Parts: sequence; structure tokens; C1' cells
RNA sequence: CCGUGCUAGACGGGGAGGUAGCGGUGCCCUGUAACCCGCAAUCCGCUAUAGCGGGGUUGAAUCCCCGCCUGAGGCCGUCUUCCUGUGGGGCCUGGCCGCCGUAAGUGGUGACGAGGACUGGGUCCUGCGCAACGGAAACCCGCGAACCCCGUCAGGCCCGGGAGGGAGCAGCGGUAAGUGGGCACUUCCGUGUGCCGCGGGGCUACCUGGUAGGAGCUGGCUGCGGCGAUACCGCCCGGAGGGAGCGGUCGAGGGUGGGUGCACGG
Repeated sequence: CCGUGCUAGACGGGGAGGUAGCGGUGCCCUGUAACCCGCAAUCCGCUAUAGCGGGGUUGAAUCCCCGCCUGAGGCCGUCUUCCUGUGGGGCCUGGCCGCCGUAAGUGGUGACGAGGACUGGGUCCUGCGCAACGGAAACCCGCGAACCCCGUCAGGCCCGGGAGGGAGCAGCGGUAAGUGGGCACUUCCGUGUGCCGCGGGGCUACCUGGUAGGAGCUGGCUGCGGCGAUACCGCCCGGAGGGAGCGGUCGAGGGUGGGUGCACGG
């Protein structure tokens, strides 16, 4: 070196879960050139040589073992960030809302004269007057008392010898309280009255006029400053879920380098 026979090994592996732990059944990933039967989730079988039992194939290398690189996928962290719900906060140069200030911009207003100053009037209060209107009184006209009002009192009555005297109903006339009407004038009272008049007060708030003077005034909107309000949004705090990144861990598969027998014959 060649040939024959055999042995270890291999004939899938991994992740999560579960378990004291390991492996399996079920789930997921990877992979297939990649055996068969039986067992099993309040499970089955084992115990660090960690599936068990039975059968089969292959077999020292493309196939077994180890290192390195790469790496699907799973899991963990909650380090960063984003999104969506949720509970809370009111301190945040925030948005939104209110108020105050300022006057840079803009608008309005101002030489047909601004603001401010001086001065007058009105609006306001009070007293008086005048007028208007209303009411009452007074006044005028009428009505108005069976008797207890007046005058005159027929008839009748009473007194008287008589002359004569007296009281007095009805009627007639009149009047009181009262009542109806009128009401120019007079007096009093009142008023959601008045382009009315006079006096006093008051206030600078508004309106309006005058005088001197001569350039600002205003603060609607924007800006800036301040205060406040609210909790819809932003912001902050807590917690939940999800995505991405990062870190950790396990890691199929792939690549690469290395390693591993025994016996006999030639």
C1' cells in the first nucleotide's frame, strides 16, 4: 500500500416549556442522502456513562470526534428609542384661554389741530318759581225735611162775655246736612309732566363749546414682558402592551483546520 472480517461511533440536531436534573412524547426552528416497532402530560423512561425495551442498516470516514469562523431561530435583560392604551402631576419660558403692562411692527386717529393745561355749559343732587295735567275746596245752577227746620198759614182747633188773642196740619215759598251738574277766575294738594326760568351744591366719569399752545394720541391685531386659569394636547412621573436598536445566552445548518481503531492474509 492492497484485500477480507470486526469494533467504538453513526443512522438527525437545536430552542422554549416542563423537571431537582437529564432525555422523550406535544409546540417552534433548522435540515433531510438522513432506519423500523412498543411506551408517554395531573405523562413516560432514566440519574451525571442520565430515554427504556426489541429489531435492522452502516461503519474508520463526504458519513464518527474536536477546535475556529459564519449563522436561521428561540429565550433573557430593560440599557436606548419609538408607538398605543392607562393612572397621576401642575413646578414646565410650551400650544389653547383670560387679564395687566409695553409700544418694535401694523391698524385707527391727529396741522380741517393730538395728548396735557386753563375755562364755560350739559348729564347728577337740592331749593324756589312758571306752565301743563289731575284732584279737592270755594263759587254758580238745580234738587233737597210727613212731624221733631223757617216764613206765611185756608179749613178746622184752643182761650175769652165780647173786642180780640194763641198754637198750628195740609198747601205755597224758602233753607240745612246732603246730592246732581257746571267750573272762566280764586285757594290748597299732587305729579313717571316740561327743547321753561332763577339760585345753591357737586363731580371730573361721559358729552359739548372756548382760549393759549403745537405733535402726538390710541391699544384692535402681531411681537415682547408679567400674572392667572385649565388639564384637551405637549411636558413630567408611574405602570401595561407592542416595534426597532443594543447587550447577554443557547444554537440547527454551512465553511475551514485537525483527530480516531482491532484482527488476519498478500
About this RNA: The RNA shown here (Bacterial large signal recognition particle RNA) has 266 nucleotides and comes from a Bacillota bacterium. The coordinates come from a structure-prediction model, not an experiment, and the mean pLDDT is 76. It is recorded under the gene name ffs. Its Rfam family is "Bacterial large signal recognition particle RNA". By type it is a non-coding RNA gene. About the family: The signal recognition particle (SRP) is a universally conserved ribonucleoprotein involved in the co-translational targeting of proteins to membranes.